[in-house]
RNA sequence: CCGCCGAAAGGGCAAACCCGGCGCGAGCCGGGGGCGCAAAGCCACGGACUCCUUGUGGAGUCGGCAGGGCUGCCGAA
Numbered sequence: 001c002c003g004c005c006g007a008a009a010g011g012g013c014a015a016a017c018c019c020g021g022c023g024c025g026a027g028c029c030g031g032g033g034g035c036g037c038a039a040a041g042c043c044a045c046g047g048a049c050u051c052c053u054u055g056u057g058g059a060g061u062c063g064g065c066a067g068g069g070c071u072g073c074c075g076a077a
Base pairs, nucleotide, nucleotide: 005075006074012037013036017032018031019030020029021028022027035064041070042069043068045067046065047062048061049060050059051058052057
């Protein structure tokens, strides 16, 4: 220095639930909250879900779904 790996420190994200708002819906946004997360960062290929249509296609949602692609902080054992 690189890889595996995951102690510490600093910082980051933020489940359930509650309040307010938005959406037909899946769900989303803001605030509170904090179960967890070293990629719980990005993409949206795969996957799951919703609405419309019924030709099977169209329009959407999640990504905290094991997988795939890209990138990445710190440094003990």

The RNA shown here (c-di-GMP-I riboswitch aptamer) has 77 nucleotides and comes from Symbiobacterium thermophilum.
Taxonomically the source falls in Symbiobacterium (Bacteria, Bacillota, Eubacteriales, Symbiobacteriaceae).
Of the family's consensus pairs, 95% are formed in the model.
The sequence was found by an Rfam model in a public genome assembly.
Model confidence (mean pLDDT): 77 of 100.